Annotation:
RNAcentral holds the sequence, with entries from ENA. The RNA shown here (transfer RNA) has 88 nucleotides and comes from Cephalotrichum gorgonifer. It matches the Rfam family "tRNA". Rfam classes the family as a transfer RNA. From the family's description: Transfer RNA (tRNA) molecules are approximately 80 nucleotides in length.
């Protein structure tokens, strides 16, 4: 160069013209457990305490960009830009 594949919350990802799902993590609550302190024969109580557990909420996406087609595009064409893999 040329071919073919991908680009969707922080990350992995489904979806495939008509409202964007799902898991991890992020936040808050609740409940247990841990810790600390109080107090007590003991149950207990308190907490601007936890890189803990499970339970339910929530927030978070110009669907890579840009132009096109269509009443509508994340999805379809079409150039660009980023990425993987072949050819040369």
């Nucleotide at each position: 160069g040329c071919c073919u594949c991908c680009g969707u919350g922080g990350c992995u990802c489904a979806g495939u013209g008509g409202c964007a799902a799902a898991g991890c993590g992020u936040c808050u609550c609740a409940c247990u457990c841990g810790u600390a302190g109080u107090a007590u024969a003991a149950c207990a109580c308190u907490a601007u305490c936890g890189c803990a557990a499970u339970g339910a909420g929530a927030a978070g996406a110009u669907c890579c960009u840009c132009g096109g087609u269509u009443c509508a595009a994340u999805u379809c064409c079409g150039a660009g830009c980023g990425g993987g893999g072949g050819c040369a």